[in-house]
RNA sequence: CCUGACAAAGGCAAACCUGACGAAAGUCAGGGGCGCAAAGCUACCGGUCUACGGGAUCUUUCGGGAUUCUAGGAUGGCGGAGCUGCCAGGU
Repeated sequence: CCUGACAAAGGCAAACCUGACGAAAGUCAGGGGCGCAAAGCUACCGGUCUACGGGAUCUUUCGGGAUUCUAGGAUGGCGGAGCUGCCAGGU
């Protein structure tokens, strides 16, 4: 540097449940294990999710209601990329 699980020592932790935070997506903690050779870290590029806030249209009993667009939000267990890393084998 490359490859990888039929090993060893380990690690992480899906769905779901409980509590808390959040407008939501979702996040954190505990339980729980679907899976993962980087399911370690980073929102840089793309994808996807949400719409508190902001814009537009329609409507209104003027209190509001409906539709739509938009990340300043989220997702690292969607893909790419960057950084770091255990063991074994190969060069």
A computed fold for a 91-nucleotide RNA from Thiohalomonas denitrificans, annotated as c-di-GMP-I-GGC riboswitch aptamer. The prediction has a mean pLDDT of 87. NCBI's taxonomy places the organism under Bacteria, Pseudomonadota, Thiohalomonadales, Thiohalomonadaceae, Thiohalomonas.